Source information:
The RNA shown here (FMN riboswitch aptamer (RFN element)) has 162 nucleotides and comes from Paraburkholderia saeva. The sequence is in RNAcentral, with records from Rfam. The organism belongs to Paraburkholderia, within Bacteria.
RNA sequence: GUGCGUCUUCAGGGCGGGGUGUAAUUCCCCACCGGCGGUAUGCAGGCCAUGGCAGUCUGGCCCGCGAGCCCGCGAGCGCCCGCGCUUUACGUUGUAGCGGGGUCAGCAGAUCUGGUGAAAUGCCAGAGCCGACGGUCAUAGUCCGGAUGAGAGAAGAUGUGC
Numbered sequence: 001g002u003g004c005g006u007c008u009u010c011a012g013g014g015c016g017g018g019g020u021g022u023a024a025u026u027c028c029c030c031a032c033c034g035g036c037g038g039u040a041u042g043c044a045g046g047c048c049a050u051g052g053c054a055g056u057c058u059g060g061c062c063c064g065c066g067a068g069c070c071c072g073c074g075a076g077c078g079c080c081c082g083c084g085c086u087u088u089a090c091g092u093u094g095u096a097g098c099g100g101g102g103u104c105a106g107c108a109g110a111u112c113u114g115g116u117g118a119a120a121u122g123c124c125a126g127a128g129c130c131g132a133c134g135g136u137c138a139u140a141g142u143c144c145g146g147a148u149g150a151g152a153g154a155a156g157a158u159g160u161g162c
Stems, first nucleotide, its partner, number of pairs: 001162010016030004031142002033131002035073004042065002045062005068129002076107002079101005084095002111127005133145003
């Protein structure tokens, strides 16, 4: 350095103003927010080479950061299974509850135009678009709840193989 095991810690942001109304952080107008890994023509730093007195320029390499809407993943819903409950004479039926499975199939969202360039759905400029489930005096990305949960993963410690 790398593979595997164990453990620890960490791991999501946002309604401010106005309008209508009995009532809205839920509607309307303006506003605000963007999980994890990958990709990289952007940004910052370092090293090397060449030229040079030097600033600096050019080329190469290393490292860090860099996409809500490009690829993939997670959570959530749905689905399936078990339990419970329910129903039935039994077979069975239904399902608010609890637990589990997993990507098979479903929701799993949403981007264009111009510029630069060898190359951009990533940079610059502009204009757009999207956002689980349950609750609610009124429809929620932003409030409350499951959730002091789970988790993509990140960092570290330690053991062991190479």